[in-house]
RNA sequence: GCCAAAUUAGCUCACCUGGUAGAGCAGCUCCCUCGUAACGAGCAGGUACUCGGUUCAAGUCCGGGAUUUGGCU
Repeated sequence: GCCAAAUUAGCUCACCUGGUAGAGCAGCUCCCUCGUAACGAGCAGGUACUCGGUUCAAGUCCGGGAUUUGGCU
């Protein structure tokens, strides 16, 4: 220098036939227990890397950029 993939909650990841974003773990509260943990119930937490475009409607499609990873030279 070229190519490809990835970027969504504190962490690990879903959601890819466009229709208003979920799970597990972690956190908080409650229950339970002699007590702790576990189990159980509930709560909170993100407008999806960024900037544009298409569309009635974009995390999802298209383009530019950024970062990370891998490959080639």

Predicted 3D model of a 73-nucleotide RNA (transfer RNA) from Treponema sp. The coordinates come from a structure-prediction model, not an experiment, and the mean pLDDT is 81. The same sequence occurs in records of 2 taxa. RNAcentral holds the sequence, with entries from ENA. Rfam family: tRNA. About the family: Transfer RNA (tRNA) molecules are approximately 80 nucleotides in length.